[in-house]
RNA sequence: AACAAUGGUAGAGGCGCGGUUUUUAUAAGUACCCAUGCAUGGAAAUCAGGAGUUUCAUCUUCAUGGGAAAAGGGGGAGCCGCCGAAGGAGGGCACAGCCCUGACAUGUCAUCCUGGUUGCCGGGUUAACAUCCCUGCGACUGUCAUCAUGAAAUGAUGGAGUGCUAUCGCGGAU
Numbered sequence: 001a002a003c004a005a006u007g008g009u010a011g012a013g014g015c016g017c018g019g020u021u022u023u024u025a026u027a028a029g030u031a032c033c034c035a036u037g038c039a040u041g042g043a044a045a046u047c048a049g050g051a052g053u054u055u056c057a058u059c060u061u062c063a064u065g066g067g068a069a070a071a072g073g074g075g076g077a078g079c080c081g082c083c084g085a086a087g088g089a090g091g092g093c094a095c096a097g098c099c100c101u102g103a104c105a106u107g108u109c110a111u112c113c114u115g116g117u118u119g120c121c122g123g124g125u126u127a128a129c130a131u132c133c134c135u136g137c138g139a140c141u142g143u144c145a146u147c148a149u150g151a152a153a154u155g156a157u158g159g160a161g162u163g164c165u166a167u168c169g170c171g172g173a174u
Base pairs, nucleotide, nucleotide: 003172007168008167009166010165011164014083016082017081018080019079020078021077022076023075024074032067033066034065035064036063037062042056043055044054045053046103047102048101049100050099052098086114087113088112089111091109092108093107094106097104115141116140117139118138119137120136122134123133124132143159144158145157146156147155148154
């Protein structure tokens, strides 16, 4: 002088990711409440099953009439945190909902998958092809490597975010 490990700092991808507040349509003339009426003997405590406990009793179901929501999810606007942003899969543990078993919701632990956006088929979720999730197949886009090209641009092929760019740094051989 050049290379430049572990590590640190700062950035980029774009209908970019997530959270929160507010507003709005849907949910729905649904749940639920009241009145009347026929018939019936059981009904409820998240869902299914089981045995019990507790509460209720024309309860419950049905019909007619009157009254009449909300949550989750969606669209718009603002604000906040960010670029494994974040999302998901199965598994373990904990835990509210009367008890037991299973499921559902929530949190947490480790492992695995996905660079991002989007379209389509199939499956799941849901009131609902409104949304969200999963496998597969396409398109677009960012990044790196190789090849073509004198370089750049462009094109082809391939890989993955524990990546890429810039910078600090100096362990270590030369």
Predicted 3D model of a 174-nucleotide RNA (Lysine riboswitch aptamer) from a Clostridia bacterium. Its mean pLDDT, the model's own confidence on a scale to 100, is 75. The sequence was found by an Rfam model in a public genome assembly. The source organism's lineage runs through Bacteria, Bacillati, Bacillota and Clostridia. The model forms 93% of the base pairs in the Rfam consensus.